[in-house]
RNA sequence: GCCGCCUUAGCUCAGUCGGUAGAGCGAGUCACUCGUAAUGACUAGGUCGUCAGUUCGAUUCUGACAGGCGGCCCCA
Numbered sequence: 001g002c003c004g005c006c007u008u009a010g011c012u013c014a015g016u017c018g019g020u021a022g023a024g025c026g027a028g029u030c031a032c033u034c035g036u037a038a039u040g041a042c043u044a045g046g047u048c049g050u051c052a053g054u055u056c057g058a059u060u061c062u063g064a065c066a067g068g069c070g071g072c073c074c075c076a
Base pairs, nucleotide, nucleotide: 001072002071003070004069005068006067007066010025011024012023013022019056027043028042029041030040031039049065050064051063052062053061
């Protein structure tokens, strides 16, 4: 320098023919218990890496950039 993949909640990850986003774990509250744990119910938590483009509408399609992982090339 070239190519490919990844970036979504605090963590690990779902979410394909574009229609205003979910699970598990974790956190909080309540119930249960003499108390704790366990269990159950509920709640909070996200401008979907950034900036643009297309579109009535973008996590999803396109481009650039940033970060991460892997492969390839060159080497005076």

Transfer RNA from Nocardioides sp., 76 nucleotides, folded computationally. Rfam family: tRNA. Rfam's curators write: Transfer RNA (tRNA) molecules are approximately 80 nucleotides in length. Gene Ontology term of the family: triplet codon-amino acid adaptor activity. NCBI's taxonomy places the organism under Bacteria, Actinomycetota, Actinomycetes, Nocardioidaceae, Nocardioides.